[in-house]
Background:
The part of an RNA shown here (small-subunit ribosomal RNA, central domain) has 344 nucleotides and comes from Nicotiana noctiflora.
Context: one part of a larger RNA
RNA sequence: CUGGGCGUAAAGGCCACGUAGGAAGUGAAUCGGGUUGAAAGUGAAAGCCGCCAAAAACUGGCGGAAUUCUCUCAAAACCAAUUCACUUGAGUGAGAUAGAGGAGAGUGGAAUUUCGUGUGUAGGGGUAAAAUCCGGAGAUCUUCAAAGGAACGUAAAAAGCGAAGGCAGCUCUCUAGGUCCCUACUAACGCUGAGGUGCGAAAGCAUGGGGAGCGAACAGGAUUAGAUGCCCUGGUAGUCCAUGCCGUAAAUGAUGAGUGUUCUCCCUUGGCCUACGCGGAUCAGGGGCCCAACUAACGCGUCAAACACUCUGCCUGGGGCGUACGGUCGUAAGACCAAAACUC
Numbered sequence: 001c002u003g004g005g006c007g008u009a010a011a012g013g014c015c016a017c018g019u020a021g022g023a024a025g026u027g028a029a030u031c032g033g034g035u036u037g038a039a040a041g042u043g044a045a046a047g048c049c050g051c052c053a054a055a056a057a058c059u060g061g062c063g064g065a066a067u068u069c070u071c072u073c074a075a076a077a078c079c080a081a082u083u084c085a086c087u088u089g090a091g092u093g094a095g096a097u098a099g100a101g102g103a104g105a106g107u108g109g110a111a112u113u114u115c116g117u118g119u120g121u122a123g124g125g126g127u128a129a130a131a132u133c134c135g136g137a138g139a140u141c142u143u144c145a146a147a148g149g150a151a152c153g154u155a156a157a158a159a160g161c162g163a164a165g166g167c168a169g170c171u172c173u174c175u176a177g178g179u180c181c182c183u184a185c186u187a188a189c190g191c192u193g194a195g196g197u198g199c200g201a202a203a204g205c206a207u208g209g210g211g212a213g214c215g216a217a218c219a220g221g222a223u224u225a226g227a228u229g230c231c232c233u234g235g236u237a238g239u240c241c242a243u244g245c246c247g248u249a250a251a252u253g254a255u256g257a258g259u260g261u262u263c264u265c266c267c268u269u270g271g272c273c274u275a276c277g278c279g280g281a282u283c284a285g286g287g288g289c290c291c292a293a294c295u296a297a298c299g300c301g302u303c304a305a306a307c308a309c310u311c312u313g314c315c316u317g318g319g320g321c322g323u324a325c326g327g328u329c330g331u332a333a334g335a336c337c338a339a340a341a342c343u344c
Base pairs, nucleotide, nucleotide: 003316004315005314006313007298008297012312015198016197017196021192022191025086026085027084028083029082030081033079034078035075036074037073038072040070041069048064049063050062051061052060053059089189090186091185092184093182095180096179097178101175102174103173104172105171106170107169108152113147114146116144118142123134124133160167161166204245205244206243207242208241209240213239214238218234219233220232221231256311257310258309259308260307261306265288266287267286268285269284270283271282273280274279294299317344318343319342326337327336328335329334
C1' cells in the first nucleotide's frame, strides 16, 4: 500500500457554515465526446515468445504477442453534454403553535454579610475532640432601619429550547430557528465537504470598574512519627460587569453528517384528524422494555451498534510521545501541525 476497522480493545474532528472536489430525483427529445461492435491501416530493423533446419549455442527462415494508435461505418442502454417538461427531494408563501433559544434595558423578594439603633448579659463560634478566632471598648440572640454584591427557592419533570458550548425570578423591546396543517408557488435549486471562516464551558491573560458570599495562593490552629494534606479560623487573586484575547475539556451518547427500508408493547412533549369514548389514526421530538439482525462480550435494537447507499475525519503493537526539532498562532500561559534514534 492493500485489507480490516473506529460505543467500551488503537481510532469520529468540540460544533457549525461553506469553497474546490466527490457522489446525486423522474419522463422525453437531440447529440455521439466517453462506451460497445464490425472492417481496414499501421506498429521498420534489432529485441521478446513459439515453430522449422541433425540443432545445445551461434546463424538462418517462418509465425505470433505487444497499442489508452489512426481512419471508416454502425448502435444509443449507461456516463457526459444540450433542450423541453414533471413533483415526491429541497425551498418559498398562507394559517396556527410550543419553548430556561439569543441580545439589550428595567425591576422583585428571600437569604448571607456589613453598618446604625433599641433591648439584653456572658459567653459565642468551631470540631470526632479541641484550639487559633470573636466578645464587658457589650459579642452571640433579638427589634427596626439602611447599604452593597451575587445567585434566583418552590413550580421542576426520563420535561422544553439550542449546531455544539450551553440556557431558569419577573416584565418590556429587538431577534434567530423549529413543529403542525393547507397545497398556492419555484422546479433538483438537494447531500457531504480537503483547505477556509465563524461559534466555542471552566481556568487563564490585558485594560477599566465592582467586590456580599465563596475561595486557589498564603498565614495561623489542630491531627500526625512527620503533615508542604484531609478538619478548623482567617484570607489575596479569582468568581461578577464592560471591551479585547486565549481556543482547550472525560467539549461524552466515549457513538461524524445525510438518505431510504425494517416485529410487538408502554410512558411522555408539541401539533393535527376523529363517530367526543379512559379510545383510535397520523406527523415532529424525548424516554423505557424488547423480536429479528448485529456484537468478542457487555449490550444495541425505527433516536441501531440492523440492512444498504453517498461524502468526510481518523486508526494500524507498548514505551519513547502528543515529546524533540522546525513552522504558524498567542502579551504570556501555551495551542496546532508532528517525528526519529533507542528499547520491550
Annotation:
The full RNA is in RNAcentral, with records from SILVA. The prediction has a mean pLDDT of 86.